[in-house]
Notes:
A computed fold for a 474-nucleotide part of an RNA from Viscum album, annotated as small-subunit ribosomal RNA, 5' domain. Model confidence (mean pLDDT): 82 of 100. Rfam family: Bacterial small subunit ribosomal RNA. The full RNA is in RNAcentral, with records from SILVA.
Context: one part of a larger RNA
Order: sequence, then structure tokens, then C1' cells
RNA sequence: AACUCAUCCUUGGCCUUCUUAACACAUGCAAGUCAGACGUGAAGUGGUGUUUCCAGUGGCGGAUGGGUGAGUAACGCGUAAGAACCUACCCUUGGGAGGGGAACAACAGCUGGAAAUGGCUGCUAAUACCCUGUAGGCUGAGGAGAAAAAGGAGGAAUCUGCCCAAGGAGGGGCUUGCGUCUGAUUAGCUAGUUGGUGAGGUAAUAGCUUACCAAGGCAAUGAUCAGUAGAUGGUCCGAGAGGAUGAUCAGCCACACUGGGACUAAGACACAGCCCAGACUCCUACGGGAGGCAGCAGUGGGGAAUUUUCCGCAAUGGGCAAAAGCCUGACGGAGCAAUGCCGCAUGGAGGUAGAAGGCCCACGGGUCGUGAACUUCUUUUCUCGGAGAAGAAGCAAUGACGGUAUCUGGGGAAUAAGCAUUGGCUAACUCUAUGCCAGCAGCCGCGGUAAAAUAGAGGAUGCAAGCAUUAUCC
Repeated sequence: AACUCAUCCUUGGCCUUCUUAACACAUGCAAGUCAGACGUGAAGUGGUGUUUCCAGUGGCGGAUGGGUGAGUAACGCGUAAGAACCUACCCUUGGGAGGGGAACAACAGCUGGAAAUGGCUGCUAAUACCCUGUAGGCUGAGGAGAAAAAGGAGGAAUCUGCCCAAGGAGGGGCUUGCGUCUGAUUAGCUAGUUGGUGAGGUAAUAGCUUACCAAGGCAAUGAUCAGUAGAUGGUCCGAGAGGAUGAUCAGCCACACUGGGACUAAGACACAGCCCAGACUCCUACGGGAGGCAGCAGUGGGGAAUUUUCCGCAAUGGGCAAAAGCCUGACGGAGCAAUGCCGCAUGGAGGUAGAAGGCCCACGGGUCGUGAACUUCUUUUCUCGGAGAAGAAGCAAUGACGGUAUCUGGGGAAUAAGCAUUGGCUAACUCUAUGCCAGCAGCCGCGGUAAAAUAGAGGAUGCAAGCAUUAUCC
């Protein structure tokens, strides 16, 4: 972990919950935001002004967060070092933003298509794009080549954004030493292979790529091949040595229907971006299109087996924004499940006619057993009322959880015990039934007419809201 039986629907706290099909997925949600970058349009008003909103251009973010472990025996991971690098946002410092221009969406008109989605013509703005001047700086030593900027808000002060350069922080790329499962019934492997030169290429080193040259490189200290596997901090067991394991949590890696590819970008070869091919599903007017839950819920399937199509952005954190704020299935919570761990209760005291009843009996009695009844007490829990948080952060306001936790008053023993075992190992024994039958069993073994071993009953023992079994680890 699962399952059987049983209990209460019962009590609290904390955790955990597809180990199998990286099988297929209906539906909803999970990444947006900015009107203080921009031009239209719309709503509203009698009009102006203020205000609000959709689509579009533009900016930043969709490379984080969240999921999974298929692949990977590898510089993948762990640890310790290194030099030839990049870095949006953030911090510090020093400078700078002069002058011009042409378009493209939206929109309007026409038009193709069933749809998805296009085509043509015309108009237009910008923090979108281009030219030019100027500045450090780079290459270079020969002429030269290449090369920046943007505004917005405000009455103003000023604030904020933009460009160049230097440094920092945090992040990332790369290289190396050591460590990292099994098999020799796998012994040889390798041609961009190992090294050099020239060229290309990258942010950067490098056979990273290519041309030429050399013939190297690895391997019994196990190469190559095959099998298995995400690796670690950790977790479980153990006095330790060590063995097993890698759920939850944390940092790392890999993947996102399967295979391949690049584009954009500071950063991806990108889970909810693009292109191509394939399988599958869906729509179709048969011409053509749409999709990807290993996000959160949920469905089918597989399986011994794993939950709600819940509440909230109140807190913490993240994205955008000047801010108000918006978004956030991250997260905070609630719900289901005794799945686990811990805690609590199921009453306390008195009570022998040792009652009735059950079982045993040598028929005298013994035992269940102070156990019950009965008397009295208490109220953890339960139930019904009252009060009622912290978590909210430096005016105020703002709480999903939640009328929850907690406190307090009333009520009444009231609402609360099972499961396994009982021959030895192993704590705990008698009777009846059965008669090598029915059956039990972890091992030894029991049962063929006086069974402490089967079945039932009574007693006893062990655990206890659980108990036993099965699987698995030590």
C1' cells in the first nucleotide's frame, strides 16, 4: 500500500492520496496587462467638458509559476575547481537625446471561401520603421569601413521612460579532477575517428563544421555491446559497518500526442507559440479545415488501489501598470478517504441475595463476576443557547477560511468496542459435534470414535478505533 471483518457515522490536530496505461480525453477554468505610447470607433450627455469600453498598431510578460519521470549510465547528477563568455528587469556611476522622411494595421470600398481564413484598391498615428548630424567605443595602420536615441504626465517644480559606456548583484552557457547499477555465456571498438594547419562558425572554448596533412585515440584499472535506471539532499531498517529506497518537501536534469525544424527574443529550438511529416479524434457544402489535460477539477479505460467538474485572491508570491487596479486552479482554504502518525473518550466511586441467565462439574459447588441491576458523583466528548478572535501590513478601509478556533451557561451516563488468537514456536483451555470425512495449516504437522490443532459454545490471552491477512523493505 491493498483487501477482509467490524465499529461509530465520532472526537480533535497534523500529514498524505493513479505505485498500473508518458493510455485516450467531453466540459469549464489555469497569462495576461498598459488609454499616462498611438490613431480610429462606440456608449453616455440637449451641447462642451469629465467618464467608460471593444477590436487594432505598439511595449512588457507568455523561457516564471504548475505537471510528469518517457528518455538518459551521461560532465546528466553530486562535489571541488577553472577560463575563452552572455545577461531583459534591478542597483551604482559618467555622458547624450539635433534635423528630416516614407509606410503598414485598424478603418472604408470591392471581392474569394461552407467554414477556418483570405485577396485587391484607398486613407492614417505613434515610445512601430528608415535616413542624416554628433559622441565615446570597436576593427585597423592602408585608403577606410561599421555605427545611437522617444517621448509621456503635470500649471510648474518635477516625475517617468529612451540611447551609449563602465561596474555590481542575481541568473545562465562552457571546460576539467574525483564519485555514480548489472552482465565477459559481450573482447576488441573507432574514419570526423585522434591530433595539426588554413578557412568557416558561435555570446564563448572546441572536429563544432569543412579542405588538406599525419595515423592516431579508447580498452582487462573492463573499452564496445546488452540490460536496467531520472540523479541528489534525503527516507526506512540497523549499536555500527552496511543494506534497501528516491512518495510528500527542496535545489538540478529531461520531456510536453510521436518524429524533425527553425522563427521571435536578453533568454526557447518554447506544455496551453509557429512550420513540416505521422498516428488518432472532430467539423465539412468533399474543395478544405480544427485539436493535443505528464496544469486544476472531472470522464472513460487499465488496475488490488488513490479524492471535489468546491470557495477566495483576505494573506504570501508572481506578471503588467505612474497609480487605482486587473489577472493568477501558484497559493491560501474548505470537501472526500481511519491512508498514516499523535492525542482523547466510550464513565468514576460504592455495590453479594455472590440475583437471574450462560458454561463446567466429582452434583457438594465453581466460573463469567463488582461484571450487571441498584445508590451516588462527574460532563472530557455530545447536544441546545450566549460571547467571539489572531492571522491586516504604520490614517482609515479590506478575512475565502468562518460565526471556525476559543471562552461561557443549561441538559442528561447520556452519543461511543471491536478484531485476531488460544498444539509447539507464542501470551492464552475446557465441553459438545465430527470421525483420514468435513476441514485446518507460516513451519513442524493435526483429523481413522475420549481432537487443548476441524466446527460451534463458554472461558482466557493479545492489540484496540481498529484488528487480522496479502504484497514489499530491513